[in-house]
The RNA shown here (THF (Tetrahydrofolate) riboswitch aptamer) has 95 nucleotides and comes from a Clostridiaceae bacterium. It matches the Rfam family "THF (Tetrahydrofolate) riboswitch aptamer". A reference for the family is Trausch et al. (2011), "The structure of a tetrahydrofolate-sensing riboswitch reveals two ligand binding sites in a single aptamer", Structure. The source organism's lineage runs through Bacteria, Bacillati, Clostridia, Eubacteriales and Clostridiaceae. The sequence was found by an Rfam model in a public genome assembly. The coordinates come from a structure-prediction model, not an experiment, and the mean pLDDT is 84.
RNA sequence: GUCAGAGUAAGCUGUCAGCGUUAAGUGGUUGAGGAUGGAACGUUGCCUCAAUACGAAAAUAAAAAUUAUUGCGGUUGACAGUUGCGUUCACUGCU
Numbered sequence: 001g002u003c004a005g006a007g008u009a010a011g012c013u014g015u016c017a018g019c020g021u022u023a024a025g026u027g028g029u030u031g032a033g034g035a036u037g038g039a040a041c042g043u044u045g046c047c048u049c050a051a052u053a054c055g056a057a058a059a060u061a062a063a064a065a066u067u068a069u070u071g072c073g074g075u076u077g078a079c080a081g082u083u084g085c086g087u088u089c090a091c092u093g094c095u
Stems, first nucleotide, its partner, number of pairs: 001095001003093003010083009019073003028052007038089005058070005
């Protein structure tokens, strides 16, 4: 020097446990900010905040009107499986 490999944020699926169903959450738009393979830089990917538009599936049972169960939500988290960085450098292996 060549070749190969490992490794991120996240995505998808499943299981478990929650939250909401008296509507939050998810998703859309705009603005601001943040983190992101081992290192640096980085976004059309990800997260946070604010504003704004849109918007829903409830049903059953019972002695206490609340509880429970079953659903529903492009719902939250954990675990497992699987997919998985753009440039440059580094790391591992072969040569």